Record summary: A computed fold for a 117-nucleotide RNA from a Demequinaceae bacterium, annotated as TPP riboswitch aptamer (THI element).
RNA sequence: UCACAACGACAGGGGAGCGUCUCCCGGGGAAACCCGGAACGCUGAGAGUGCGGACCACCGCAGACCCUCGAACCUGAUCCGGGUAACACCGGCGUAGGGAGUCGAGUCUCACCCCUC
Numbered sequence: 001u002c003a004c005a006a007c008g009a010c011a012g013g014g015g016a017g018c019g020u021c022u023c024c025c026g027g028g029g030a031a032a033c034c035c036g037g038a039a040c041g042c043u044g045a046g047a048g049u050g051c052g053g054a055c056c057a058c059c060g061c062a063g064a065c066c067c068u069c070g071a072a073c074c075u076g077a078u079c080c081g082g083g084u085a086a087c088a089c090c091g092g093c094g095u096a097g098g099g100a101g102u103c104g105a106g107u108c109u110c111a112c113c114c115c116u117c
Base pairs, nucleotide, nucleotide: 003107004106007104008103009102010101011068012067013066014065017042018041019040020039024037025036026035027034028033049062050061051060052059053058073098074097075096079092080091081090082089
């Protein structure tokens, strides 16, 4: 001095879906039934663990997990084709548009210096 994988420190980014005969809890309804919760099942790294607020839906903070130059995640997108009970999954869109990093250590490139032959 070039480049960078694994590693460490600190910092930062992100998502939480689909389903369930009966039973249980809350709400709505004359009823059929509907909405939410709990519990259970599926996929997944993760899909709800703790605390607080709210009548509820939900929101905030923390935890777990994944990710930080990129397919973590978001947009297009209540997208298109296949597939499933539904989600999942496969292909497209997609060389699309966005997306969170520094330092240390290490490896490596080049240059220079020293020693030896």
Model confidence (mean pLDDT): 75 of 100. The model forms 96% of the base pairs in the Rfam consensus. Lineage of the source: Bacteria > Bacillati > Actinomycetes > Micrococcales > Demequinaceae.